[in-house]
Context: one part of a larger RNA
């Protein structure tokens, strides 16, 4: 110095393990804000740094219910307190809620400065506190000269889910083996706006000589039909099957009122519902206006006119009868809160937001320990699953299955109040009405699976610019026959999409270099002027029984003792690979 070997160190790999991520899936629930949110700053404990809880009433307060022996969070200890008059703890409803932040009295370099007005406390007073007030836009009311404005009651405003849904804008890289029409893509991404869904929706809609019957969704239909530098590509729809179903409201005719305008009429006329007699007369006619009635289709509809029919009543209609017309009441019926008009209480029911009950096992054996081994029983609407000192239907939390709420919440359930509505039928016809700067044509566009193309069907900019029911659209250029439908107003649950919180569950998902960045005070430490980047760290034991006295040391550290089943389980702590370092023998040079 080498090799082997044994033992030791060092390191912290692999097993084991799981507190903690991942992916689905099915309910729930989808909002929260000026009655100050989300989200901070700060402070609150007898002795507290962090995390968590909480707000100057600061580790908590009050009440109503559950619970029942403890208990003062993490966190031991000391101290000191609560607590069978029922505490900690759990749940409802509620007081308190600094200061920032929309932040909103003005200002500000968030968490800070600095006022006013009113009340009001103390003080002789200057002054100090307290308690409400005081942005900004906006709808209605009042006042005000139809103003300016002023003042009251109200509303927004912001965040979030950055998931889903509608509108307004919108790339490029890529593909096209290059690129430029396309394509990526109406995606990404910005704005707006609304919801628990949103959007769409009850045909001027498809169809095809039959016929369907709003709208969404899924399967198909079909990678078909078309489109395409006919190149990459892009790509329908009828029809069939399902999933869920639900229809409605106005505008105008035309009636009627108006202590609305606006013009005309002027002493007997129009007029006062009609006939028929009085009466009456600033009451009338026409235009607007606004209100109630009336009506809402397409085989056209409705006004309107004519017949015939109508539960009872009461009251008005300038008096008297008759007729008719309204309004109201009763009584019948029928209907109602997601739209078809609109509110609300009560009871009940189901559900959540604390809980409650809940079956059966001994013994011996090994072993620190029994759930393991023999034995022998027993439960099962429960042999789900974690726990217990090694594998437990029968120890222990629970499962199956049953029940339960003083108070708060939902509900498209039931009922009752309660509210709304109602005569029906038959005939006439070109008297009125039936959504106008619309439809619709040129023109440039854009959206339709459809890139201008025969290009219909929709939407917009500019220019023109209809019929009007004998009417008007569509039926993929246009025409003509023929079939359908009825634009230019509105509303609308279902089925659908998503997935952040909460509950339950599941896994041929991970197991500390994996699985989230984050299993430990992680978006931390740290780095960056900033936008931003962004991590390392898991294990003692069944239980601290965490080592008392001794001893060697200045200490670490060790060696006795002693706990433990084990201490080569000793806190640098399960297991403890290798690389690398000794020590000791043994062969060798």
């Nucleotide at each position: 110095g080498g090799c082997u070997u044994g033992c030791g160190a060092u390191g912290g790999a692999u097993g084991a393990c799981u507190a903690g991520g991942c992916a689905u899936u099915g309910g729930u629930g989808a909002g929260c804000g000026a009655g100050g949110a989300a989200g901070g700053a700060c402070g609150u404990g007898g002795g507290g740094u962090u995390u968590c809880a909480c707000g100057a009433a600061a580790g908590a307060c009050g009440u109503c219910g559950g619970g029942g022996a403890g208990g003062g969070a993490u966190a031991a200890c000391c101290a000191c307190c609560c607590u069978a008059a029922g505490a900690u703890c759990c749940g409802g409803c509620g007081g308190u809620a600094u200061c920032c932040g929309a932040a909103u009295g003005g200002g500000g370099g968030a968490a800070c400065c600095c006022a006013c007005c009113u009340g009001u406390u103390a003080g002789a007073g200057a002054u100090a506190g307290c308690a409400g007030g005081u942005a900004u836009c906006u709808a209605c009311u009042a006042c005000g000269u139809u103003a300016a404005g002023u003042a009251g009651u109200g509303g927004a405003g912001g965040c979030g889910u950055u998931a889903c849904c509608u509108g307004g804008g919108g790339a490029a890289c890529u593909g096209a083996a290059a690129c430029a029409u396309c394509u990526u893509a109406g995606u990404a991404c910005c704005c707006a706006g609304a919801g628990g869904a949103g959007a769409a929706g009850a045909a001027a809609u498809c169809a095809a000589a039959c016929g369907a019957g709003a709208u969404u969704c899924c399967c198909u239909g079909a990678g078909u039909a078309g489109u395409g530098g006919u190149g990459a590509g892009c790509g329908a729809a009828a029809g069939g099957g399902g999933a869920g179903g639900a229809g409605c409201c106005u505008a105008a005719a035309c009636c009627u009122u108006u202590g609305g305008c606006u013009a005309c009429g002027g002493a007997a006329a129009a007029g006062c519902g009609u006939u028929a007699g009085g009466g009456c007369g600033u009451u009338g006619u026409a235009g607007c206006a606004a209100a109630g009635g009336g009506g809402u289709u397409a085989u056209a509809g409705g006004a309107c006119c004519u017949g015939c029919u109508g539960g009872g009543g009461u009251u008005a209609u300038c008096c008297u009868a008759a007729c008719g017309u309204a309004a109201c009441c009763c009584g019948a019926g029928a209907a109602g809160u997601u739209a078809c008009a609109a509110a609300u209480g009560c009871a009940g029911g189901u559900a959540g937001u604390a809980g409650u009950a809940g079956a059966a096992c001994c013994a011996u054996c090994u072993g620190g320990a029994a759930a393991g081994g023999u034995g022998g029983a027993c439960c099962a609407g429960a042999g789900a699953g974690g726990g217990u000192g090694a594998u437990a239907g029968u120890c222990c939390c629970g499962u199956a299955u049953a029940c339960g709420a003083a108070a708060c919440u939902a509900c498209g359930c039931u009922g009752c109040a309660c509210u709304u509505c109602u005569u029906g039928c038959a005939g006439g016809g070109a008297u009125c009405c039936u959504g106008a700067g619309u439809a619709c044509g040129a023109u440039c566009c854009a959206g339709c699976a459809c890139g201008u193309g025969g290009a219909a069907u929709u939407g917009g900019g500019u220019c023109g610019g209809a019929a009007g029911u004998a009417g008007g659209g569509g039926g993929g250029a246009c025409c003509a026959u023929c079939c359908u439908c009825c634009a230019a107003g509105g509303c609308u649950a279902a089925a659908u999409a998503u997935a952040a919180g909460c509950c339950a569950a599941u896994g041929a998902c991970c197991g500390a270099u994996a699985g989230u960045g984050c299993a430990g005070g992680a978006g931390u430490a740290c780095c960056g002027u900033g936008a931003g980047g962004g991590a390392a760290a898991g294990u003692u034991g069944a239980a601290a029984a965490g080592a008392a006295c001794c001893c060697c040391g200045g200490g670490a550290g060790g060696g006795g003792a002693g706990u433990g089943a084990a201490a080569u389980a000793g806190a640098g702590c399960c297991u403890g690979a290798a690389a690398u370092c000794g020590c000791a023998a043994g062969c060798u040079u």
Background
This is a predicted structure of a 589-nucleotide part of an RNA (large-subunit ribosomal RNA, domain I) from Leptonema sp. (in: bacteria). Rfam family: Bacterial large subunit ribosomal RNA. Its family is annotated with ribosome and structural constituent of ribosome in the Gene Ontology. The coordinates come from a structure-prediction model, not an experiment, and the mean pLDDT is 81.